The prediction has a mean pLDDT of 80. c-di-GMP-I riboswitch aptamer from Methylomonas methanica, 77 nucleotides, folded computationally. It was read from a public genome assembly, where an Rfam model found it. Lineage of the source: Bacteria > Pseudomonadati > Pseudomonadota > Gammaproteobacteria > Methylomonas.
RNA sequence: AUGUGUAAGCGCUAAACCCGUUGUGAAGCGGGGACAGAAAACUACGGGUCUUGUUUGAAGAUAGCCGGGUUGCCACG
Numbered sequence: 001a002u003g004u005g006u007a008a009g010c011g012c013u014a015a016a017c018c019c020g021u022u023g024u025g026a027a028g029c030g031g032g033g034a035c036a037g038a039a040a041a042c043u044a045c046g047g048g049u050c051u052u053g054u055u056u057g058a059a060g061a062u063a064g065c066c067g068g069g070u071u072g073c074c075a076c077g
Base pairs, nucleotide, nucleotide: 002077003076004075005074012037013036017032018031019030020029021028022027035064041070042069043068045067046066047065048062049061050060051059052058
């Protein structure tokens, strides 16, 4: 460098739901909580889905929907 893999290491993240808060909204953030995860780390590049608007043009959300890109721990080859 590369392939495969896991809770065997140390550990890590945190679904649904509840409370607070931001937003027109999808949804985000903080606390609690644990369904699940071998990248559930980052990235909106492609597709999908969702929201606002809809005369036209568009803007936004979702990375724990799929794929791509970048980076990372351990074991074995």